[in-house]
Formats: sequence, C1' cells, structure tokens
RNA sequence: CUUAUCCAGAGAGGUGGAGGGACCGACCCUUUGAAACCUCGGCAACCGAUUAGCUAAAGCUAGCACGGUGCCAAUUUCGGCAAGGAAGAAUGACACCUGUCAUUCGUAUCUGGAAGAUGAG
Repeated sequence: CUUAUCCAGAGAGGUGGAGGGACCGACCCUUUGAAACCUCGGCAACCGAUUAGCUAAAGCUAGCACGGUGCCAAUUUCGGCAAGGAAGAAUGACACCUGUCAUUCGUAUCUGGAAGAUGAG
C1' cells in the first nucleotide's frame, strides 16, 4: 500500500506498583491494584493443514481446532467529517381564538466516510 472483518464470544494466578481505554473531547476502568511481563485457562475461526458434500476445473459450502496469528470491561466505549433528519428553537409571511406555511439552526436517530485494530497478501 491492497483487501476482508470489527453490535457475538471468552479470565484466573504470580511479578509489578500508577496508570489505562490509539489521538482529541466526553465518559469510564483502576491502590477492592493500572500498564507491562510470566504461567495456566478460555473465546473465535483470518491463514495453513485436514475431513465431508458439490464442481470439468478454479473454487464454494459445511465441519474440525492440529499448526501460525489474533483476542478475553464497556459496539472499535461513544462522538469527531459529510449528507439526511422526528422533536424542538429562531426568523419571516399569512391568519389573528386555537394556528398555518416558508427559511435557517439542529437534538434523538439514520446512512456513508475518516481514523484505528486484527488477519491475509
């Protein structure tokens, strides 16, 4: 750099001793012990191997969990940029008892993107 995935799942012990959740903001976790490292356990099924089915083949689907990674608070914790946008607000026009319409802003929310992480190349 390319490409696939990211609303599911899965933690105990030891060392250590104050940070961590990539960045910014928010919000969280943490001396009832952060990061990091080690041991054991687990989750998942990306790659390889392997099994079955289909196929002319490439390959596809399903399975397995042997090997290589990965992962085990919170959706990648949420948001960040852009388009739309209930509710609501402001302004204007009309009506003037309730109000109606237009424009703008824009919450919830939704779609896409960016960034990041991981695999494979």